Predicted 3D model of a 161-nucleotide RNA (Lysine riboswitch aptamer) from a mouse gut metagenome. Its Rfam family is "Lysine riboswitch aptamer". About the family: Riboswitches are metabolite binding domains within certain messenger RNAs that serve as precision sensors for their corresponding targets. The coordinates come from a structure-prediction model, not an experiment, and the mean pLDDT is 78.
This record gives sequence, structure tokens and C1' cells, in this order.
RNA sequence: GAUAGAGGUCGCGUGUUUCAUGAGUAACUGACCGGAUGUGUUCAGGCGCAGGGGAAGGCAGGGAAAGGGGAAAACGCCGAAAGGAUGCGGUUCCUGGGGCCGUAUGCUUGGGCACAGGGUGAAGAACCAUGUGACUGUCAUCGGAUAGAUGGAGCGCUAUC
Repeated sequence: GAUAGAGGUCGCGUGUUUCAUGAGUAACUGACCGGAUGUGUUCAGGCGCAGGGGAAGGCAGGGAAAGGGGAAAACGCCGAAAGGAUGCGGUUCCUGGGGCCGUAUGCUUGGGCACAGGGUGAAGAACCAUGUGACUGUCAUCGGAUAGAUGGAGCGCUAUC
């Protein structure tokens, strides 16, 4: 340097099918009330549009969807993958901030779990980052070389050539 592997039976991820949740919620319609603002994704500014019966409110009718989640089999894999930072592009009537999507660069994290507060979210689901804790795999050092202790990180470890 090349090739092939291991960590787990809740390893990581992808889409398909299906189920529940979302929710008797939102859109929409009707009358009542109300009495001037409402609106072009979110906030601010600008520029527009609509309006003497507007917005908001509850009542009646009506009735979804997306994201996220469970299950099944399948597929791709073992930096699998997940984050956050910066730059560029897209999204919106325009500008700026924010949100979302894609992409490039380098940075962090061995892996899953539990708990705590924080963030996203309709949510006691789930996910994300941080902290703590034990467990687990790997290597190094110590060790009465068994057991175990300490420490490191996947740009690692093992095997073969």
C1' cells in the first nucleotide's frame, strides 16, 4: 500500500407497504357578534392588493394533509452515520435577519442505553447537542499476568498478501 473482516440481536441508514397519532384540528360554508383594519411563508422595514360591514371570537355544518412514530420484509453498509461552523446557490413582491433544501471545505463523535435540564415537535412519542453514569467492543500500559486497574481514539483495530 492492497484485500477481507469484527463491535450489536434495539449496530447505522434508505425507500416501499401498512397501522396509530396528528384530529373531530386546519382549509371551506352558514348565520350571530363585532365595528376597522386585514393581507402577499416567519420578524422588521418598504412597495402593493382588498375593505361599511374587516379582523378577532365562540356556535352549527364539514372534514383533510405533511413532518415525526410503530410493525413487516427488502436493500445499502461498519465514519456505517449524526451533528455543528464557514462559503456559494435556491426558496419568498423587494431588502435584511431567521427557517427549509442542495453543495464545497475542514472540525467533533468507537457504539448503543439511562438520567438531567435545554432545543425541535401537537405530544408523557421521537430526534438533536451538552453533562453525568454504568455497560460494551478495540488498542496501549500496569498487573500475584487469572480477575482486574488506568488511559487513548475509528485518519483506529484484526487477519492475509